[in-house]
Context: one part of a larger RNA
RNA sequence: GCCAGGGAGUGUAUGGUAGUGGCGAGCCGAAAGGCGCAGCGAAAGCGAUAGCUCGCAGUAUACGAGGAGCACGGUAUGAAAAUGCCGAAGUCACUAUUGUACGACCCGAAGCCUCUGCGAUCUACUCGUGGCCAGGGCGAAGGUAGGCAAACGCCUGCUGGAGGCCCGCAACCUGUCAUGGCAUGUCCUGUUGGGUGAGCUACGGGUAGCGGCGAUAUACCAUUCGAGCGAGGCAAUAGCGGGUCCCAUCUGAAGUAUCUUUAGGAUAGCUGUACGCGAGCUUGUGUAUGCGGUAGAGCGACCGAUUGUUGUGGACGGGGUCGGAAGGCCCCACUCAAUUGUCAAACUCCGAAUGCAUGCACUGCGUAGACCGUACAUGUCGGGGUAUUUGGGUAAGCUAGAUAUCCGAGACUGCAAAGACAGUGACUAGGGCUAAGGUCCCCAAAUCCUAAUUAAGUGUAUCAAAGGCGAGAAAUGUCAUAGACAUCUGGGAGGUAGGCUCAGAAGCAGCCACCCUUUAAAAAACGCGUUAUAGCGUACCAGUUGAGACAUUUCUUUCCGAAAAUAUACGGGGCUAAAUUAGGUACCGAGACCCUAGACUACGAAAGUAGUGGUAAGAUGGCGUGCAAUACGUCAAGAAGUACGUUCGAAAGGACGUGUGGAACGUGUUGCAGUGAAUAUCCUGGU
Repeated sequence: GCCAGGGAGUGUAUGGUAGUGGCGAGCCGAAAGGCGCAGCGAAAGCGAUAGCUCGCAGUAUACGAGGAGCACGGUAUGAAAAUGCCGAAGUCACUAUUGUACGACCCGAAGCCUCUGCGAUCUACUCGUGGCCAGGGCGAAGGUAGGCAAACGCCUGCUGGAGGCCCGCAACCUGUCAUGGCAUGUCCUGUUGGGUGAGCUACGGGUAGCGGCGAUAUACCAUUCGAGCGAGGCAAUAGCGGGUCCCAUCUGAAGUAUCUUUAGGAUAGCUGUACGCGAGCUUGUGUAUGCGGUAGAGCGACCGAUUGUUGUGGACGGGGUCGGAAGGCCCCACUCAAUUGUCAAACUCCGAAUGCAUGCACUGCGUAGACCGUACAUGUCGGGGUAUUUGGGUAAGCUAGAUAUCCGAGACUGCAAAGACAGUGACUAGGGCUAAGGUCCCCAAAUCCUAAUUAAGUGUAUCAAAGGCGAGAAAUGUCAUAGACAUCUGGGAGGUAGGCUCAGAAGCAGCCACCCUUUAAAAAACGCGUUAUAGCGUACCAGUUGAGACAUUUCUUUCCGAAAAUAUACGGGGCUAAAUUAGGUACCGAGACCCUAGACUACGAAAGUAGUGGUAAGAUGGCGUGCAAUACGUCAAGAAGUACGUUCGAAAGGACGUGUGGAACGUGUUGCAGUGAAUAUCCUGGU
């Protein structure tokens, strides 16, 4: 892992609500007594309706249980007006559901405590009794002999054998290192370190958890140590994690607000169920009347920001200049006027669309009960995508919002594949027609039609920029047989080297001016050039040639610009259309729509009408298991169980046949529950 069996909303008490039943101003209890029959008030205390009208169901001019309105009454407060609460249905049992207290649906901590115990056979330290340390080296004190010496003493040889001394692959101990080894162990092997000492070691004792022991590592105290282990308190607590068992039918959410809080709750909102009432409601459309200050726009309408120019004034103020001073002159700020150029979420002289409110009309819904209201019960309080839009941010598959919609909780078709993009909301079965999207093959349907573009495999389902080389189309303007544009040939002059400046300045450093003449035309010169000249072109004119040329704007389009990591990269094949643009016809294509048949739900007497996606969740109806009561049955001519097969039901499930098996079992009604498993790293057993 698999298989079998076990495995989680239970019980008691006490409340709420609903249903059913009994009795009923009473009910229950053996009784005491409990609840109800009167309320209001803090309290003292005081102490209550069957009066009128409308009216649903129903009977049918009207009446009319409940219901509604008015009136009246009780009490508290108040001087009063008035306001608050109240003015004849309960109680007991059972069933369902839910709140609270208890383990409270089941499993799960780390921990805390005990006037509870067990541990020092591991290990720490310690006590007692023992054991062990190859070999070699160095050679302390002391001793002795000799020598020296006045003496203290000194020197030399020998002896001696000290030491947390030295070497050491003996034993023994283990700290270091290893890209070593494997069966991954505080292992082994090698290495390095200690190896007469604070040495190693055997056995027997001691110290106990709010503690011991510790050459302190918070180390060790039996594979356990920032407080051992066992048992108990204990089903500790867990707002956290995991799990929570048959079927179908009806409805069907929320991820928001406030408070607490911030992984959770409570109340409201949204949801379900039941009930009440009894006639209107209306989300859509039109219209009328109001509300408003957004988009836009504007500012000589405020406010704040923000260009230039011209003119008037320029007292006070600032700066400059002249003057000895008085004072003069000039400029600026500033003021006014004109003109010109711009802005604003926290500016507005203005001002939409949409929106909101109310009335009316239409539409739609409603006595088969809408709208509205009441009671009980649940989930939800982590949301997310897209479109439009407002803030933050360089930006984000970013973040905080608004409106709509979808996913969440939504299947199906398309987008190669796909939570939220397009189409469309799935009761079951069969047939047809379409939607989005497609029609060469994979792959259902056009190798369809018309007119263009592209030559780049551009493209064929994501337009990469500035810039650059091209192509196609449209429009406008100018020139043109009185000859345009382009090529080629020729001319391109004179006053004059214009004046000034300058060393020079002659068309061509710079400043000023930019005339005149001859001409077909020719600049007081557009460029190159010279020290300055010179020289070479250009504008401009004529000839040659003979039909379009040039410029600008707009649209479409190819290429370059163009770099990412295994190997191309339209879904693929492939395509010159099977690409792109504009237009047309046909077809394919979904659970949508239509038709036929059937099932179920709501309503209805029926005919029939409307409906049947669904997570959390609520409500309802069923299937099955064990036991009990009761009635009726089956079985050795073979019960249950079991294997296979057939068959019935929408499902949970039921029935039958054959084999096996060998003794019990079933059906109806009612009741009771240890009543349904695939998941909990679930438990036990098997394999």

A computed fold for a 687-nucleotide part of an RNA from a Candidatus Micrarchaeaceae archaeon, annotated as large-subunit ribosomal RNA, domain II. The prediction has a mean pLDDT of 82. NCBI's taxonomy places the organism under Archaea, Nanobdellati, Microcaldota, Candidatus Micrarchaeales, Candidatus Micrarchaeaceae. Its Rfam family is "Archaeal large subunit ribosomal RNA".